[in-house]
């Protein structure tokens, strides 16, 4: 100097003028109200993704309690967390010269399915070419043809053909035998563990695929802020259906059982419960009302301690949007940055200057994205 890997933070700055929203304090004020209005001072006001709605929760309600089914999710090990399918470290496998990156990582010996085409043959096989032994016939004595037996080392097909390389052995071969690799197992050692290196033994061994069905282990109630709560306003009912029993004061009476109902299905439990519990049909009303929920949190920042890290503990400090047809804006000046003109760094002009906009909140993941900055690591080249 070039090319890469892994993280971090930024997301135009400063000043002025006017405008919008909300909070705190003080003052004034509306006939009533579910509620408001005005003035002054002070502080605050859209992101790292606010997007996607993919996960997990906090919170609210449902009968919400127990067990099961169905359905869904996860899948090496150990930790972190409120929790997760997230994060950290690390093991195994794969990629890369390397820094590093990727993996939907339990089971194929419970069963079923699939592996096109090619090939002899694709799961319990198989012999196309070939190699060896031996028989018959022909024969130009090189050989040719037909049968029988043995073989799977060589060649071919394919993504993959019942381990690989080398040697011995054999009629020719084959883990048939041997060495090494590979595979399976064993005890000790190291490690919290998944696992690992060395050592010993074994038979030389019987495909792949489970983000195919399936089996195993673990986990999961449902719906969601348009949840829900309070205030206020308005109204209109009609027809039909499904029962037994006890008591008495015989009535629109009081109880019991039961049909039915109570946000997937079943069982148990609990509640309502027959002139309004429930089921079916027709019809009407609910200010397109107001307030709460609504922002103090599994919160931010800093110091110290523990931990390889994710993160945890402790001390101190801070309060940083809460709109509701939807506020957080407009203008001016200077500076930064970018683009254009220009020989040009001067000068002039242009530019919301990438992706993009809160709506109950939080922890993650995924996606979009401009320009430069910074930490640290790897490789290549040159010089000293």
């Nucleotide at each position: 100097g070039g090319a890469g890997g892994c993280g971090g933070a930024c997301a135009u700055g400063u000043g002025g003028u006017c405008g919008c929203c909300g909070c705190a304090u003080g003052g004034c004020u509306g006939g009533a109200a579910u509620c408001g209005g005005c003035c002054a001072u002070g502080g605050g006001g859209a992101g790292g993704a606010a997007a996607g709605u993919c996960c997990g929760g906090g919170c609210u309600c449902u009968c919400a309690g127990a067990g099961g089914a169905a359905g869904g999710a996860u899948g090496a090990u150990c930790g972190u967390u409120a929790a997760c399918g997230a994060c950290g470290a690390c093991c195994g496998g794969g990629g890369g010269u390397g820094a590093c990156c990727c993996c939907a990582g339990g089971g194929a010996a419970a069963g079923u399915g699939c592996c096109a085409c090619a090939g002899a043959a694709a799961a319990c096989a198989a012999a196309c070419c070939g190699c060896c032994c031996g028989g018959a016939a022909c024969c130009u004595c090189g050989g040719u043809u037909c049968g029988g037996g043995g073989u799977a080392a060589g060649g071919g097909u394919g993504a993959a053909a019942c381990g690989g390389u080398g040697g011995g052995g054999u009629a020719a071969g084959a883990g048939c035998c041997c060495a090494c690799c590979g595979g399976g197992g064993g005890a000790a050692u190291g490690g919290u563990g998944a696992c690992a290196g060395a050592c010993c033994c074994c038979g030389c061994a019987u495909g792949g695929u489970a983000a195919a069905c399936c089996c195993c282990a673990u986990c999961c109630a449902g719906a969601g802020c348009a949840a829900g709560a309070u205030c206020g306003a308005a109204c209109a009912a009609a027809a039909g259906g499904u029962g037994c029993u006890g008591c008495u004061u015989u009535a629109c009476g009081c109880g019991g059982c039961c049909g039915g109902g109570g946000c997937u299905c079943c069982u148990c439990g609990c509640c309502c419960g027959a002139a309004u519990c429930c089921c079916u049909u027709u019809g009407g009303g609910u200010a397109u009302g107001a307030u709460c929920g609504c922002u103090u949190g599994a919160g931010g920042c800093g110091g110290c301690g523990g931990g390889c890290a994710a993160c945890c503990g402790u001390c101190g400090u801070c309060c940083u949007a809460g709109a509701u047809g939807a506020a957080u804006g407009a203008c001016c000046a200077c500076a930064c940055c970018g683009g254009c003109g220009c020989a040009a760094u001067a000068c002039g002009c242009c530019g919301c200057g990438a992706c993009a906009a809160a709506a109950c909140c939080c922890g993650g993941c995924u996606u979009a994205c401009g320009g430069a900055c910074g930490c640290u690591c790897u490789c290549c080249a040159a010089a000293c």